Transfer RNA from a Patescibacteria group bacterium, 72 nucleotides, folded computationally.
[in-house]
RNA sequence: CGGGGUGUGGCCUAAUGGUAAGGCGCAGCGUUCGGGACGCUGAGACUCGCGGUUCAAAUCCGCGCACCCCGA
Numbered sequence: 001c002g003g004g005g006u007g008u009g010g011c012c013u014a015a016u017g018g019u020a021a022g023g024c025g026c027a028g029c030g031u032u033c034g035g036g037a038c039g040c041u042g043a044g045a046c047u048c049g050c051g052g053u054u055c056a057a058a059u060c061c062g063c064g065c066a067c068c069c070c071g072a
Base pairs, nucleotide, nucleotide: 001071002070003069004068005067006066007065010024011023012022013021018055026042027041028040029039030038048064049063050062051061052060
């Protein structure tokens, strides 16, 4: 320098162009002498950034950024 892939709560992973879901973790309550485990409830991401297409974009397109792989 060229090509390809990935980017979504604190972490891990889903989501056919149509209300972003689940697990772990966190908080509260129950249970317990107390804790853990277990049960119930709750908070937490407008999806890497900026544009474009569309009635509607995490999803499609373009340009960047970060990481990984291949080639020179």